[in-house]
RNA sequence: UAAGUUCUUCGGGGCAGGGUGAAAGUCCCUACCGGCGGUAAAGUCCGCGACCUGCGAAAGCAGUUGACCCGGUGUGAUUCCGGGACCGACAGUAUAGUCUGGAUGAGAGAAGAAACUG
Numbered sequence: 001u002a003a004g005u006u007c008u009u010c011g012g013g014g015c016a017g018g019g020u021g022a023a024a025g026u027c028c029c030u031a032c033c034g035g036c037g038g039u040a041a042a043g044u045c046c047g048c049g050a051c052c053u054g055c056g057a058a059a060g061c062a063g064u065u066g067a068c069c070c071g072g073u074g075u076g077a078u079u080c081c082g083g084g085a086c087c088g089a090c091a092g093u094a095u096a097g098u099c100u101g102g103a104u105g106a107g108a109g110a111a112g113a114a115a116c117u118g
Base pairs, nucleotide, nucleotide: 003117004116005115006113007112008111009110010109017029018028019027031098032097033088034087035048036047037046038045043086044085052063053062054061055060068084069083070082071081072080090101091100092099
């Protein structure tokens, strides 16, 4: 010095405008948004988290859980560039990715601090 222990902080975004209607931020036209780790830079690849279901005293475990193609460049890109698409839990309510609610929650993780072990 690596590594480990302890502690602290951070850790999710979005219908502007209009139409119909008694009523819609939910329908229609249109608009906007995209957690975390990996990797050639990712909502759609691989994996994880959360929500949900079951078991359990708890920790946790298991299950469930959406979506992308084409062309170009390049050693390498379903990640960049160009083009055209698609997806988005549950409860409430005029049918919701965007409102309200569980949630001032939780968490994948990220950053930092001091001391100790070594």
The prediction has a mean pLDDT of 85. Predicted 3D model of a 118-nucleotide RNA (FMN riboswitch aptamer (RFN element)) from [Clostridium] aminophilum. The organism belongs to Lachnoclostridium, within Bacteria.